[in-house]
RNA sequence: ACUAUAGCUUAAUUGGAAAAGUACCGACCUCUCAAGUCGGAGAUGCGAGUUCGAGUCUCGCUAGUUC
Numbered sequence: 001a002c003u004a005u006a007g008c009u010u011a012a013u014u015g016g017a018a019a020a021g022u023a024c025c026g027a028c029c030u031c032u033c034a035a036g037u038c039g040g041a042g043a044u045g046c047g048a049g050u051u052c053g054a055g056u057c058u059c060g061c062u063a064g065u066u067c
Base pairs, nucleotide, nucleotide: 001065002064003063004062007022008021009020010019016052024040025039026038027037028036045061046060047059048058049057
């Protein structure tokens, strides 16, 4: 100096209520498994601040990468 979002890999427009792929679970399909179709659960590193509203802005801490 930069980075931290679901088990993993990534999105999220100038601050307006977090999305997808893969994996996992269930159903359908199949003699069974896989594949396929449908559905479901699952996340903003931690603590404060600003704001009507923070993944996004500010400060501190922690961890990692680079110089």
Overview:
Transfer RNA from uncultured Winogradskyella sp., 67 nucleotides, folded computationally. It matches the Rfam family "tRNA". Rfam classes the family as a transfer RNA. Its family is annotated with triplet codon-amino acid adaptor activity in the Gene Ontology. The sequence is in RNAcentral, with records from MGnify. NCBI's taxonomy places the organism under Bacteria, Bacteroidota, Flavobacteriales, Flavobacteriaceae, Winogradskyella.